Description:
Large-subunit ribosomal RNA, domain IV from Pseudonocardia wallangbongensis, 355 nucleotides, folded computationally. The coordinates come from a structure-prediction model, not an experiment, and the mean pLDDT is 89. Its Rfam family is "Bacterial large subunit ribosomal RNA". Its family is annotated with ribosome and structural constituent of ribosome in the Gene Ontology.
Context: one part of a larger RNA
RNA sequence: CUGUGGUUAAGGAACUCGGCAAAAUACCCCCGUAACUUCGGGAGAAGGGGGGCCGGAGGCUCUGAAGCUCCUCGCGGGCUAGGGGCAGCCGGCCGCAGAGACCAGGCCCAAGCGACUGUUUACUAAAAACACAGGUCCGUGCGAAGUCGCAAGACGAUGUAUACGGACUGACGCCUGCCCGGUGCUGGAACGUUAAGAGGACCUGUUAGCUCUUCGGGGCGAAGCGGAGAAUUUAAGCGCCAGUAAACGGCGGUGGUAACUAUAACCAUCCUAAGGUAGCGAAAUUCCUUGUCGGGUAAGUUCCGACCUGCACGAAUGGCGUAACGACUUGGGCGCUGUCUCGACCACAGACUCG
Numbered sequence: 001c002u003g004u005g006g007u008u009a010a011g012g013a014a015c016u017c018g019g020c021a022a023a024a025u026a027c028c029c030c031c032g033u034a035a036c037u038u039c040g041g042g043a044g045a046a047g048g049g050g051g052g053c054c055g056g057a058g059g060c061u062c063u064g065a066a067g068c069u070c071c072u073c074g075c076g077g078g079c080u081a082g083g084g085g086c087a088g089c090c091g092g093c094c095g096c097a098g099a100g101a102c103c104a105g106g107c108c109c110a111a112g113c114g115a116c117u118g119u120u121u122a123c124u125a126a127a128a129a130c131a132c133a134g135g136u137c138c139g140u141g142c143g144a145a146g147u148c149g150c151a152a153g154a155c156g157a158u159g160u161a162u163a164c165g166g167a168c169u170g171a172c173g174c175c176u177g178c179c180c181g182g183u184g185c186u187g188g189a190a191c192g193u194u195a196a197g198a199g200g201a202c203c204u205g206u207u208a209g210c211u212c213u214u215c216g217g218g219g220c221g222a223a224g225c226g227g228a229g230a231a232u233u234u235a236a237g238c239g240c241c242a243g244u245a246a247a248c249g250g251c252g253g254u255g256g257u258a259a260c261u262a263u264a265a266c267c268a269u270c271c272u273a274a275g276g277u278a279g280c281g282a283a284a285u286u287c288c289u290u291g292u293c294g295g296g297u298a299a300g301u302u303c304c305g306a307c308c309u310g311c312a313c314g315a316a317u318g319g320c321g322u323a324a325c326g327a328c329u330u331g332g333g334c335g336c337u338g339u340c341u342c343g344a345c346c347a348c349a350g351a352c353u354c355g
Base pairs, nucleotide, nucleotide: 001350002349003348004347005346006345007344008343010341011340014339019336027051028050029049030048031047036041038171052093053092054091055090056089059086060085061084062083063082067079068078069077070076071074094098106334107333108332109331110330111329112328113326114325118130119129134169135168136167137166138165139164140163146155147154148153172321173320174319175318177251178250179249182248183247184244185243186242187241188240191239192238193237197233198232203227204226205225206224209220210219211218212217252270253269254268255267256266279313280310291307292306293305294304295303
């Protein structure tokens, strides 16, 4: 010097990002116990008192005689001495200390998030993430949909819509507004567009033959075999017409106006599919921002309560509350302490020096 323990005057969080770590609390009995609440809880709330040993007198309880007693006499009934146990009462004794060691909850207030018990990154994350009962939507009528497989086949399920699959939300309470223009999905016996295929008009190659000739060649051209090919016909899809948002998603701007001022219930205008309703709001969301006011502190960029100017909340990508719960996060308080003022000493183990 390092590590692990122990003690520490006075103070007691002044330490620090933060009470991290440590200290404190701790068991049993009795008293007592708030807001709030889903009436279960909260609760071991909180906060107090007692606890060892010896003696004494009772109480309750179990057992119970060979003692006493009763009789229908038996392996009978009743009573009692004695013994065991329980919770108290009275008096006394000792120590600093009686749950004497070990073991063994710190508590309270307020807020955020998630209802809860659970689950998770085996080796940096346990959480507000995942899951969850509950809610809604969509699909599926059974050889179900869906999934695996080339197939046979299997799961689903030896189930049958109170079932199974998929998606979102996430207890409970109060609720869940407007928009179907875009995208998606669903429906639509019409119409438009649309493939291969069918179809084969018309055109064309080849040439048996016919014909013209300046003998070089030119023209016409059936059948067959070919090439190309219009009309017409033809599905889904797309277009088109509807529906649908607990489908993906979206939910305005400008100007003016009231008898102080300010503000604008009101008016005008432009645009839109529709212009954000309830509730909440400087928020796990607020840039400006340490917004402003109030509370708490001597002093508070955090915290709590308000305001609303929401850069850029908002209703199952759920909104707002909520008792209980949480090794979650934030702020405050009591207790307690070597965290600190500010260090010191002791023990053990190591480093180091000498041998």